Context: one part of a larger RNA
Molecule: small-subunit ribosomal RNA, 3' major domain
Organism: metagenome
Formats: sequence, structure tokens, C1' cells
RNA sequence: UGACGGGGGCCCGCACAAGCGGUGGAGUAUGUGGUUUAAUUCGAUGCAACGCGAAGAACCUUACCAAGGCUUGACAUCCCUGGAAUCUUCUUGAAAGGGGAGAGUGCCUUAGGGAGCCAGGAGACAGGUGGUGCAUGGCUGUCGUCAGCUCGUGUCGUGAGAUGUUGGGUUAAGUCCCGCAACGAGCGCAACCCUCGUUUUUAGUUGCCAUCAUUAAGUUGGGCACUCUAGAGAGACUGCCGGUGACAAACCGGAGGAAGGUGGGGAUGACGUCAAGUCAUCAUGCCCCUUACGCCUUGGGCUACACACGUACUACAAUGGUCGGGACAACGGGCAGCGAGCUCGCGAGAGUAAGCGAAUCCCAUCAAACCCGGCCUCAGUUCAGAUUGCAGGCUGCAACUCGCCUGCAUGAAGGAGGAAUCGCUAGUAAUCGCAGGUCAGAAUACUGCGGUGAAUUCGUUCCCGGGCCUUGUACA
Repeated sequence: UGACGGGGGCCCGCACAAGCGGUGGAGUAUGUGGUUUAAUUCGAUGCAACGCGAAGAACCUUACCAAGGCUUGACAUCCCUGGAAUCUUCUUGAAAGGGGAGAGUGCCUUAGGGAGCCAGGAGACAGGUGGUGCAUGGCUGUCGUCAGCUCGUGUCGUGAGAUGUUGGGUUAAGUCCCGCAACGAGCGCAACCCUCGUUUUUAGUUGCCAUCAUUAAGUUGGGCACUCUAGAGAGACUGCCGGUGACAAACCGGAGGAAGGUGGGGAUGACGUCAAGUCAUCAUGCCCCUUACGCCUUGGGCUACACACGUACUACAAUGGUCGGGACAACGGGCAGCGAGCUCGCGAGAGUAAGCGAAUCCCAUCAAACCCGGCCUCAGUUCAGAUUGCAGGCUGCAACUCGCCUGCAUGAAGGAGGAAUCGCUAGUAAUCGCAGGUCAGAAUACUGCGGUGAAUUCGUUCCCGGGCCUUGUACA
């Protein structure tokens, strides 16, 4: 100087407390461990691994296994020889591949040849998701959006170092004020950026409709006032008033205001820590393989299953289930696409087909919870839906291993979950649906979107994490 203390002081944080809803019990989905296996590819392992890399494993992917093949190689550059490229077809094979048959003679040219492509040959080399993340770059997580981390000059100290950065107030903040052997400065904080909330103006189609006419319908004429769209501005600064305070910074209350003291949300992550993670995104040193640790193909596996754990979904019901009727969104996506309408089908869907590269058409009248009415009356039930049988649909060369969906039948566990444990302070939790990416097909996951919409916070004694000052130390 740090680190640590079941030392002290001060102060924060859904840290506790006060509340609401869960997890832990059940079934299923998914990831992991373990076990099994020819293989169950690899990585991630307290917080900070475990619906993680993977924004989607039937083949492909694919790195794993078995079998069948190749050896200048699937891919790159260079050299030589031959041939146009290319297309059709027979045979063998699971395919890769092997063996034949035929068609075909292009472009430029100084007529030597050249460009491009294909085949054969020789070697230089290719190739490796092989190893090392404890050789590395880059990127990322974490402490933590915590308020800290430093420097120059000066001063003090033999020196390591100290001072500044400590102290008194204050703040979300090393934020600001005051004081002070310090005076300044940098990286962080804040602000500048995006978005939501108010308003003005510009613009008025594909959007909108107050007035006039018209219609089944903003459908059409008309209009751009309103809604909306998207450009440019305004607006909030403790600016004003009162009080407290040290005449300061600031705090408390108030006015006006759409918004008030950081207005809400996002992006933004200092010096560093963990030899944290990644050699399997990529790049890369060194080591290793080179008729194989490279490459191609078929099939299998990554989907196994006495078990254990994590994360979710669905429930256990009456604040509910079911049937009929009725209402209201936002974000988005669409041409190898979204697909209206009509016909068929109980349905998944099929057939046909308009419109739309989209404020125009479609997904999608988009919603669901919600409202109104009927039935069910507390039961393993008209709860719950696992499992299984049969019959179908869709995608795709192909759904056996191993997809999704529909109909009929079947109707398991489950009676609110022990110890323990998680999230959340407001348009939040809880609850309800919708969209998108990935994607041929395949979400209970993920990322967004809106609808309905709470309770509680006395307080900081305690648990956890953190910041500042101080103290002890046989630790560095």
C1' cells in the first nucleotide's frame, strides 16, 4: 500500500422487511449429469454451465459410428499431354463410384496459339470441427451502470509511498458547494443519440370524414378540419414563489404545466478482477496426421433410459368448464411468397382462382381474456388432459428408427405441493392473446407487440452483495 476480520462508523441495492405470484409435489416439453451404446460428436460447470453455442439434428446439417470407396485429392496456385464445353442413353452398385455406346465441334487469333471448361499424368502442395483458450488476436461474460480509477507539477517522507481523492454538508453519482499544501487535468458520472408522453408548422395518398350529396360499405363526388403518417421546430431549466440550510450547494412544500426535479424506457459498461469463456464463427504461433486424424457415399447415431438436477408449459377447477351470440388492439411478415372469394370436406385440408413486391391486396372481419344468455353444482366430475388404438391430412426423393396437424375412441397422474428457494416497486407483478426470426416441414423456446390490470414498502436490527472513512493483523 492492499487484502481480510463472526472490528467500528456512515450509506446504498427487490438485500431483508411489507405484499403479490411462483418453483420444489403431478403429467409433459426441453437442457444437463449419470448410465447405456458401434456411436449416443464437441464445447459450456457456483453466482456468471444446465429452453446455453443451436434464430429450429428425418436426408442434408454432422463434426460421431458401421460399411462401401478415393489418394495431387471435395477446394487453391503452378507445369505437361489430350479433348470443345455439354447433352442423351445402356449396364453394375445401397449410393458414391466403375464399365460401355451415341450426339456434338463453339469464342478470339498475327493461324504458331490463346481464353474458358473437361479428362489424364508428375510433384511442389492442398486438407484436418486433430491438440494446446495455461502460447495468442479478436469477441464475450462477470463484479456493475457499482462510482470509482489515474496523471502532470508542487509539497511531505531515507524509502515503499502519501497528499490531491481526506474533512463539513449534499447528491442517483469523485454530483455540486465550502474548507484544506495543494493547484490543475484525463478515463468514468451527467449531458449530447434513439424512443414514448404535449403542442405548433409543412405535406394529404394508399390514410382520415366534421359539414354537403351518395352508398350495402369512406363506396363515390368533395374536403384535409380531425385521426394518422413523417419531416422540421417549441417545451422542463430547481426557471418562479414560500420555508429549511452556512449568505453555499442542496432539500421540503407550492404555483403554472401534457410532463417536475435524472419525466418513463433504451443504447452507452472507466482502471481492472476471475491464467473466467471461446483454437468448433473467424484469424493465428507451436505440436501432431498425410493411401489418413484428409475426402466421397449409403445406413445408423446426436431422439437410447433403473435414475438425479435445472428451466418451462399444462393442470389440480365454479373468480371455473362447456355451448350459442356480441365487442375492442399493437408490433410485424409476404413473389420459389402472402393468398381473398367460390366449391368440396365434421376437420386438418384439397380444388379453382382474384388481388398484392403492398398505409392500397393478403396473413387477418386478425385477437384472446372480456360482455350477454343456457347447461354443469363440488364429483377424480361436462375438472384435467397424459397414454394408447383406428382412420385421415400436410411438407418433403423419403416421416420405420425420428416430423407436425385433424377426426373418432381411450381417459393416467394430479385434491395447491416437505425442507428449501425465485421474480417483481406501476402501466410494474399477475393474467390474456398476437406477430416475427430460424424454417421445405417441425416451438410449451427465443425476440418483440399490444389487451385487462393489482397489492405493499413501518423501517434498516438481521441475511446477501456493494461504496467511503477508520481500526487490528503472525497474510501478500